[in-house]
RNA sequence: GCUCCAUUAGCUCAGUAGGUAGAGCACACGACUUUUAAUCGUGUGGCCGUGGGUUCAAGCCCCACAUGGAGUA
Numbered sequence: 001g002c003u004c005c006a007u008u009a010g011c012u013c014a015g016u017a018g019g020u021a022g023a024g025c026a027c028a029c030g031a032c033u034u035u036u037a038a039u040c041g042u043g044u045g046g047c048c049g050u051g052g053g054u055u056c057a058a059g060c061c062c063c064a065c066a067u068g069g070a071g072u073a
Stems, first nucleotide, its partner, number of pairs: 001072007010025004019056001027043005049065005
């Protein structure tokens, strides 16, 4: 330099043929308990790496860039 993969909540990851985004853990509150822990319930939290394009509509399709990783001479 070229090719490929990844980038979504604080963390680890889903998101099925494009139709206004979810789980687990964590956190807050409550229940239970003499207290803590554990367990159970409820809730908070992201407009999806950045910028464009296509479309009535984009996490999903196209282009460029950024970061990380793998391969290759």
Notes
Transfer RNA from Seminavis robusta, 73 nucleotides, folded computationally. RNAcentral holds the sequence, with entries from ENA and Rfam. The prediction has a mean pLDDT of 81. The organism belongs to Seminavis, within Eukaryota. Rfam family: tRNA. Gene Ontology term of the family: triplet codon-amino acid adaptor activity. The gene name in the source record is tRNA-Lys.